[in-house]
Context: one part of a larger RNA
RNA sequence: UUGGGCCUAAAGCGUCCGUAGCCGGUCCGGUAAGUCCUCGGUUAAAUCGGCGGGCUUAACCCGUCGGCUGCCGGGGAUACUGCCGGGCUCGGGACCGGGAGAGGCCGAGGGUAUUCCCGGGGUAGGGGUAAAAUCCUGUAAUCCCGGGAGGACCACCUGUGGCGAAGGCGCUCGGCCAGAACGGGUCCGACGGUGAGGGACGAAAGCUGGGGGAUCAAACCGGAUUAGAGACCCGGGUAGUCCCAGCUGUCAACCAUGCGGACUAGGUGUCGCGCGAGCUACGAGCUCGCGCGGUGCCGGAGGGAAGCCGUUAAGUCCGCCGCCUGGGGAGUACGGCCGCAAGGCUGAAACCU
Repeated sequence: UUGGGCCUAAAGCGUCCGUAGCCGGUCCGGUAAGUCCUCGGUUAAAUCGGCGGGCUUAACCCGUCGGCUGCCGGGGAUACUGCCGGGCUCGGGACCGGGAGAGGCCGAGGGUAUUCCCGGGGUAGGGGUAAAAUCCUGUAAUCCCGGGAGGACCACCUGUGGCGAAGGCGCUCGGCCAGAACGGGUCCGACGGUGAGGGACGAAAGCUGGGGGAUCAAACCGGAUUAGAGACCCGGGUAGUCCCAGCUGUCAACCAUGCGGACUAGGUGUCGCGCGAGCUACGAGCUCGCGCGGUGCCGGAGGGAAGCCGUUAAGUCCGCCGCCUGGGGAGUACGGCCGCAAGGCUGAAACCU
């Protein structure tokens, strides 16, 4: 609970697509459902208001006129909304052009390092720490050189840089797919916005089946530390970490800031595109200015409890959705739905304060 809110106090769904619903640019014509005016009917009585009257007043009661609100019908108005018809192009979409990008999927190729194996050289230590020890080493380690195997990863470039709806995406090349920005005297013509349900995507960990296993490493086993040490440090080490197929559906899934639109000072950096100017070793080159679209910083008005936000708003407005309503109990119990399970989604109450 007809209120006020949601960056940090409780509160923006992890993200997108989209059904119903709600909302909807501009011009003309029609209609007259909403809307407005008017008339009639009805809206029992009581109640309410005006006037008059009755109890000595009042409360109360009686009479009379009126009103309220809703509904039905007739007539009229047409600005706005709706509906029907026609038109427009600024919203939206399509197409074309040259470019930007770690955007996605698949394939091929490469690089450094770690580990292990083989061969050669070489000899007593190596490793590790604050110091040590466990550990490795004479069956020759560590170290140096050469060769090989295998898995994972992709330094520098790398940038408050780029791309993506979010999660997220960095070696090279190729193929396929998708989106965005800019530019266009091309086309469609409101086709739009949001979005309850619903659907799809969704880090890490986890689960099922199969493969793979170099590194790292929960659990675990040791060594230290310590009063103890279930830890921090050290030596090992299995799931896992990787791939394929399927499941899970969560997070500080964060800009802790829902999406779309309009309006409201600037300054400065940077990325992409267009236009113009200057320079040019002429190259998709360099520099400057302007415009559009991203991405940062600073800051005015304004906002804010403040921190701060400030044309990428947390300013001023509109549309639509989601959510909050003291703390604990509790994201628990119960029920339902989903899941192989782990668990997820929905989500109380008693009671305490």
Small-subunit ribosomal RNA, central domain from Candidatus Iainarchaeum sp., 353 nucleotides, folded computationally. Its mean pLDDT, the model's own confidence on a scale to 100, is 91. The sequence was found in a public genome assembly. Rfam family: Archaeal small subunit ribosomal RNA.